[in-house]
RNA sequence: AUUGAAAAAGCUAAACUUAUCGUGAGGUAAGGGCAGAAAGUUAUGGGUCUCAUGUAGAUUGCCAGACUACCAAUA
Numbered sequence: 001a002u003u004g005a006a007a008a009a010g011c012u013a014a015a016c017u018u019a020u021c022g023u024g025a026g027g028u029a030a031g032g033g034c035a036g037a038a039a040g041u042u043a044u045g046g047g048u049c050u051c052a053u054g055u056a057g058a059u060u061g062c063c064a065g066a067c068u069a070c071c072a073a074u075a
Stems, first nucleotide, its partner, number of pairs: 001074004011036002016031006034061001040067003044064003047059004051054001
């Protein structure tokens, strides 16, 4: 530098359950483990969703962009 999830070291954690916050979409914590090679960060563009409808919110585990990073293989 390129490629990737076979192996290994680690990481994250869907559904569901409990508690809690929120009008809600949803958030947080614990359990759980469907999965993930950026499922790390960021609401910048698009999408979807919510409400008390506006200088309003939710979603980055919907897609793209930006920034950063582990491991392995190859050169």